[in-house]
RNA sequence: CAUCUAGAGGGGUGGAGGGACUGGCCCAUCGAAGCCCCGGCAACCACCUCGGACCAUCGGUUCGAGGAGAGGUGCCAAGUCCAGCAGGCCGACAUGGGCCUGGAAGAUG
Numbered sequence: 001c002a003u004c005u006a007g008a009g010g011g012g013u014g015g016a017g018g019g020a021c022u023g024g025c026c027c028a029u030c031g032a033a034g035c036c037c038c039g040g041c042a043a044c045c046a047c048c049u050c051g052g053a054c055c056a057u058c059g060g061u062u063c064g065a066g067g068a069g070a071g072g073u074g075c076c077a078a079g080u081c082c083a084g085c086a087g088g089c090c091g092a093c094a095u096g097g098g099c100c101u102g103g104a105a106g107a108u109g
Stems, first nucleotide, its partner, number of pairs: 001109004009038005017027003021084004039076003044072002047067009080105001085102006
């Protein structure tokens, strides 16, 4: 800096945790985390094609569109599971609540 309401799980091992944090709410002995194997999703990087701009040349940089899935990452419960801070609207009038926008934090590249 970009993206984060889409998508995609089986087996073995293991033996009680896991969903970042806090509060909720969930998942888990009908087997959690971790590790291994195989499979899949996606398309960030790398790759291919086309176009624009730029540098000023048998080339390179950058932006955009498209393609492919043999490579490098990532991912495969729930929207990043929900909220957390601020603002707006609705509702209620009570100490609850609902919706939207932005932010923060986090994740991946």